The RNA shown here (small-subunit ribosomal RNA) has 1512 nucleotides and comes from an uncultured bacterium. Its mean pLDDT, the model's own confidence on a scale to 100, is 82.
RNA sequence: CCCUUAGAGUUUGAUCCUGGCUCAGGAUAAACGCUGGCGGCGUGCCUAAUACAUGCAAGUCGAACGAGGAGUCCUUGUAGCAAUACUCGGACUUCCUAGUGGCGAAUGGGUGAGUAACGCGUUGGUGACCUACCCCGAAGAGAGGAACAACUCCGGGAAACUGGAGCUAAUACCUCAUGUGGUUACCAGGGUUAGAGGCCUGGCAACUGAAGGAGCAAUCCACUUUGGGAGGGACCUGCGUCCCAUCAGCUAGUUGGUAGGGUAACGGCCUACCAAGGCUACGACGGGUAGGGGGCCUGAGAGGGUGGCCCCCCACACUGGCACUGAAACACGGGCCAGACACCUACGGGUGGCAGCAGUAGGGAAUAUUGCACAAUGGGCGAAAGCCUGAUGCAGCAACGCCGCGUGAACGAUGAAGACCUUCGGGUUGUAAAGUUCUUUUCUGAAGGACGAGGAAGGACGGUACUUCAGGAAUAAGGAUCGGCUAACUACGUGCCAGCAGCCGCGGUAAUACGUAGGAUCCGAGCGUUAUCCGAAUUUACUGGGCGUAAAGCGUGUGCAGGCGGUUUGGUAAGUUGGAUGUGAAAGCUCCCGGCUCAACUGGGAGAGGCCGUUCAAAACUGCCAGACUAGAGGGCAGUAGAGGGAGGUGGAAUUCCCGGUGUAGUGGUGAAAUGCGUAGAUAUCGGGAGGAACACCAGUGGCGAAAGCGGCCUCCUGGGCUGCACCUGACGCUCAGACGCGAAAGCUAGGGGAGCGAACGGGAUUAGAUACCCCGGUAGUCCUAGCUGUAAACGAUGUGGACUUGGCGUCGGUGGGUUCAAAUCCGCCGGUGCCGUAGCUAACGCGCUAAGUCCACCGCCUGGGGACUACGGCCGCAAGGUUAAAACUCAAAGGAAUUGGCGGGGGCCCGCACAAGCAGCGGAGCGUGUGGUUUAAUUCGAUGCCACACGAAGAACCUUACCCGGGUUUGACAUGCAGGUGGUAGGGAACUGAAAAGGGACCGACCCUUCGGGGAGCCUGCACAGGUGCUGCAUGGCUGUCGUCAGCUCGUGUCGUGAGAUGUCCGGUUAAGUCCGGUAACGAGCGCAACCCCUGCUGGAUGUUACAUGUGUCAUCCAGGACUGCCGGUUUAGUGCCGGAGGAAGGCGGGGAUGACGUCAAGUCAGCAUGGCCUUUAUAUCCGGGGCUACACACACGCUACAAUGGCCAGUACAAUGGGUCGCAAAGCCGCAAGGUGGAGCCAAUCCCCAAAGCUGGCCUCAGUUCAGAUUGCAGGCUGCAACUCGCCUGCAUGAAGUCGGAGUUGCUAGUAACCGCGCGUCAGCUAUAGUGCGGUGAAUACGUUCCCGGGCCUUGCACACACCGCCCGUCACGUCAUGGGAGCUGGCAACACCUGAAGCCGGUAUCCUAACCGUAAGGAAGGAGCCGUCGAAGGUGGGGCUGGUGACUGGGACGAAGUCGUAACAAGGUAACCAAGGGCGACACGCGAUUGCAGCGAGCCUCAGACACU
Repeated sequence: CCCUUAGAGUUUGAUCCUGGCUCAGGAUAAACGCUGGCGGCGUGCCUAAUACAUGCAAGUCGAACGAGGAGUCCUUGUAGCAAUACUCGGACUUCCUAGUGGCGAAUGGGUGAGUAACGCGUUGGUGACCUACCCCGAAGAGAGGAACAACUCCGGGAAACUGGAGCUAAUACCUCAUGUGGUUACCAGGGUUAGAGGCCUGGCAACUGAAGGAGCAAUCCACUUUGGGAGGGACCUGCGUCCCAUCAGCUAGUUGGUAGGGUAACGGCCUACCAAGGCUACGACGGGUAGGGGGCCUGAGAGGGUGGCCCCCCACACUGGCACUGAAACACGGGCCAGACACCUACGGGUGGCAGCAGUAGGGAAUAUUGCACAAUGGGCGAAAGCCUGAUGCAGCAACGCCGCGUGAACGAUGAAGACCUUCGGGUUGUAAAGUUCUUUUCUGAAGGACGAGGAAGGACGGUACUUCAGGAAUAAGGAUCGGCUAACUACGUGCCAGCAGCCGCGGUAAUACGUAGGAUCCGAGCGUUAUCCGAAUUUACUGGGCGUAAAGCGUGUGCAGGCGGUUUGGUAAGUUGGAUGUGAAAGCUCCCGGCUCAACUGGGAGAGGCCGUUCAAAACUGCCAGACUAGAGGGCAGUAGAGGGAGGUGGAAUUCCCGGUGUAGUGGUGAAAUGCGUAGAUAUCGGGAGGAACACCAGUGGCGAAAGCGGCCUCCUGGGCUGCACCUGACGCUCAGACGCGAAAGCUAGGGGAGCGAACGGGAUUAGAUACCCCGGUAGUCCUAGCUGUAAACGAUGUGGACUUGGCGUCGGUGGGUUCAAAUCCGCCGGUGCCGUAGCUAACGCGCUAAGUCCACCGCCUGGGGACUACGGCCGCAAGGUUAAAACUCAAAGGAAUUGGCGGGGGCCCGCACAAGCAGCGGAGCGUGUGGUUUAAUUCGAUGCCACACGAAGAACCUUACCCGGGUUUGACAUGCAGGUGGUAGGGAACUGAAAAGGGACCGACCCUUCGGGGAGCCUGCACAGGUGCUGCAUGGCUGUCGUCAGCUCGUGUCGUGAGAUGUCCGGUUAAGUCCGGUAACGAGCGCAACCCCUGCUGGAUGUUACAUGUGUCAUCCAGGACUGCCGGUUUAGUGCCGGAGGAAGGCGGGGAUGACGUCAAGUCAGCAUGGCCUUUAUAUCCGGGGCUACACACACGCUACAAUGGCCAGUACAAUGGGUCGCAAAGCCGCAAGGUGGAGCCAAUCCCCAAAGCUGGCCUCAGUUCAGAUUGCAGGCUGCAACUCGCCUGCAUGAAGUCGGAGUUGCUAGUAACCGCGCGUCAGCUAUAGUGCGGUGAAUACGUUCCCGGGCCUUGCACACACCGCCCGUCACGUCAUGGGAGCUGGCAACACCUGAAGCCGGUAUCCUAACCGUAAGGAAGGAGCCGUCGAAGGUGGGGCUGGUGACUGGGACGAAGUCGUAACAAGGUAACCAAGGGCGACACGCGAUUGCAGCGAGCCUCAGACACU
């Protein structure tokens, strides 16, 4: 100087944390859905390395060669007038070609199957190598020879092809010569090198070469040997290069040596022999997966993912094997063999290999033309012209990607129409459109027209790009989304349906979440979806995480490897650091500058590119070497504490058993019982004995030990610690994967032992059941010896070692000082063990020198929950089982700590007619009323624990009325508006019909204003609309009930806490009370409490109608006073208050009422009213008649009347208050037994009217179904009313049921109360009122007390609850779905192994046959070919194993699934505290043994802190 890091949703009532899931971004060789104008540049079978029709993709050279053909010319002959045709010979040709020959065909192009490898990348090496064509240099090319194709002839075959005989050329082949050179062996010398057999020089010997062609020629192109170069290749090498250890041991050519073979060359590369090595925890061997790199995507980076196009390397070419040729291959478009597949066939035999370019089939979600051209670039051949080239250059198809452009621009308000919404006013679409003016990129047409081509011509693309002109807004917009994350909202439809969904989640009648529409948002020729990768994810943490309680410290030690390591000196230079240098291909990336109009794309330059190599330097740190030191560690000496370990002995108490004595009926056990024991003498008690196990008190958050663990006493053996001294050694240390020891209880094996206890088991209880808890018995076991097992909540849920960091108080061991006669108290040090706390840490809780603080070293472990402390495999075990340890599938959580509530068969404190103490009832009877149920045409509807059930209803015969049946009406019984009509109009309305509603209409007959025209009202018709007790109280308002007249519920500011929250509101007193007082990080305040209001009790005053009465003041109305713990005593924190007393009408709230906090119950009410939405409109509206709401086998609730003598009946007699009254209350009088009738004085009411009963006095009844009780029924009457049949009330006479005080259970009430007694009123024509609401009369009993039941308040505690205990939740069983383990087996795949057979082929052998070149006069030889034999050898066969899939009757568990069954295990002390381990039983589980606290409550002890007092 440059670059650079973003979060959100989701666990909860809320919070913080942990932790997973999900989203927003970028990318792609993509695909799919909807849509689609143009251009440029790219890209395009990811699947079947599946199979391929057809065409093309490698040929070329006649200037290497013979031959054939064609053409031209000349020429012979024949025919012909000729042209011309045929023919002999020759020449020429820049013509064609099968063959011989040369070069090429090993490049280019394709693919990624295989390969985890020196394959690739990078770095070095070859002193162990090769190299055709090309370049430079040196030296050469002489003399001969023999063949074979083509061709001819004869054959075979369907074909492919091929046999025999004969002829022939060469740059084909062979021999000899020539040796500058080269090669090989030996000798000598030299230098180099880490190292030499390989390098260089010299000597000697042997071996070793050639070809011509073109040209008039010059010369050129070829040829032979050799040196060098360039480029290419081969081999070796350090380092790097995926997953699994549930792959831990692998290896016979294996490792090395010697000799030989082989190769261009080193090498076990191959063979023989010898030796026994080699690799491996730094991961061998095995399994899985995969071409590698440059790069590409992502990311702040570190990383993670990836390897398509382009470039480099490798591998492959139908599958497997093999070699030949060649400079190079073990060869994509060559050969041979085997196999599979396909094709041809005359059945004898043949042919083929698109992973070249196109193309086809197939597979697949999916990937293009059987195009043009060699014009350019490049390649092969050729002297060249040139030929060939699906390399390449172009075009075609595809929005597959990137980039660019367009679909118009300006103006345009009546804010048009339409659509949508609407509060009906309007709003939105929206300057958007229309319209006016303008432009022409694009499009269409026309004209011109390239660059790409180097000196002329020659262009597939291409009449393309580009340019000009003309025409005309003309040819061109969609997709997704709109609940939050996440930008964007309304209406309708739908009604847990249809559907949506990335996560959370929407949808059950008002869905911004589904579908549609309008509108909006975001992108735009695209937009979405799906798939995959990175990011977000610090969620594998190197950068950059954790492990007390969230997942996570091995039960504990010893200790090899490994990691790490005290002070100091010198050296070294491996690590380290710096400089220089080589390398890091190109493309790509970054920067700069250019070219296409820009951009994408592309050209040039520069930079970066961590690794690696060489070299120079430095020497701090680490390492290494050498030396020294003592602070770490160890030793020595002197002390010391201890339930440390092992062995042997020994003691007393207790239980049980046995024997004996005393003694008699029970004992034992429990919540209560029973089983059991006991008259055959128990229990109890005394004495004696036996046996086993455990060691009271001491005993202690005391001691010891690594942990597990260790406890009477004594002896022996033995380990470790601590303190003091500072004598010795001299870093000897720390940690520790693997390994090896120890390791509670239960359990196992064998043998003992066995008192008590006690799984299993038996019995008794409990219970719905009781496989349990409780009780009586009781076997293993518990104990010992020897061995095994190897696990625990093996816990401090806290690995080991070391260092550092304020304090206080205990305790154990040692020691120094001080003190003392000696101690102790006291002041220090070291080591252990506790508590509280500072800083700091922590999510919080908490930890806090014994760290969970600050650091170092090493080890172990964790990565969402479930599945799963599981399966499979391995190892261990006698078994039980242990250890190591997954996946499929499934969920969006699971979890930690803390908070507020609620709850608890937790605790503390306190209230209430809550219990208790009382009184009267209910529950039994009859009746009344309500409800359920049933019934019905209908029995209208609502209310349903407390908080429905004499409730809505303060009064259903009609009406009411909402229900049923039947009959009518349709702008309607009722409201408003508009339009039209109407003048004997509106209205009334006789006869007649009808059950009525209604129809019908004779007849009668209006009103207001007026400018005198008419208008209003009315009526009729029509349109809007009315109407609905139809639905939703879970859309609502309002009102109400309940907790509860309980004492609570909150706020502001401050403070504390990361936060939810806390504090205040807590604590100690006190109260009816969050009432008041004191304390206090709180200080205040609000809604509640109380008070203010009303009634009542006392007094005074005023007034005095209609009361009483003649002036007292009963009474009525109004006003005022009075009560405040004010006074006294006691008590208390001398505060609040409480207790007692005085006075007073009243005393501590005097009594009663009204008054109901924040809220709870989706409590009740759409039928009181109001109201959103929905539904209905000749009906769900409305009118009428009748019926029903009154039904009746039953059940419940609230009442009345009784069951009698505290009574009933008869007679007489006394005393109220509240209230009501003109469509009313009604007196006196008269009639009637009575209900009632008649009558009508008086009264709009302190005036008149309606007005008591129980009581008291006297009499009768005498305990009975009665002179009790009155139901039911009959008869006769009365009243109201249009009308008492369904279905009213009352009266009289008669009738005279049940019932003799009520089971379990349950209600009210604490004083003028309960109980008893009557009276009034509302509703109302009447009444079912015994209900409701008021009024007065008479007038009690009891409260020890707060243990218990119910409800409530405060504090505290636990919680897995928060829909809040009517909560949560576990397991078996049953059903469905899914994945998975085992499984008699069945069936595939893969790689090996053993044996058998063994193709092609190389190599070796052999010498049967054949043979031109060479040797030889010849015979023959050498050599070659064929044949045969052998080693190796692909494939095949057989066999037993290994690994890995599929499938499988049956079987095991698991996961998931709105309302299945059984129980209740866990969460509260969860009702037996829970949990861990193992044994037994088993549905959750229960029990025995051992362990833990991650249990509650209570008590005690100890510790710490604070306050007060006293002393200093």